This is a predicted structure of an 85-nucleotide RNA (c-di-GMP-I-GGC riboswitch aptamer) from a Syntrophomonadaceae bacterium. Its mean pLDDT, the model's own confidence on a scale to 100, is 90. It matches the Rfam family "c-di-GMP-I-GGC riboswitch aptamer". Rfam links the family to the GO term cyclic-di-GMP binding. The sequence was found by an Rfam model in a public genome assembly. Lineage of the source: Bacteria > Bacillati > Bacillota > Eubacteriales > Syntrophomonadaceae.
RNA sequence: ACCGAUAAUGGCAAAUCCGUCGAAAGGCGGAGACGCAAAGCCACGGGCCUAAGACCGAAAGGUUAUGGUCGCCGGGUUGCCGAAG
Numbered sequence: 001a002c003c004g005a006u007a008a009u010g011g012c013a014a015a016u017c018c019g020u021c022g023a024a025a026g027g028c029g030g031a032g033a034c035g036c037a038a039a040g041c042c043a044c045g046g047g048c049c050u051a052a053g054a055c056c057g058a059a060a061g062g063u064u065a066u067g068g069u070c071g072c073c074g075g076g077u078u079g080c081c082g083a084a085g
Stems, first nucleotide, its partner, number of pairs: 002085001003082002011036002016031006034071001040077003044074003047069003053064004
């Protein structure tokens, strides 16, 4: 350095519920733990979610990200610990 324990010290927190912001997806705070060695950070590439506005439509509805998601994958960047190999 790669790598990663039935190790140590700590950390984060899915679903769900409550409050709050938001058109929604979703975010934030509290409770709560399914999990996580980057489940720290960055929407850069792909994926996925939403569709206010815009466009199409007689309507029903459809298309679209400039909105999200890093706990979907990849990439970038920073970082705690140290058994085995």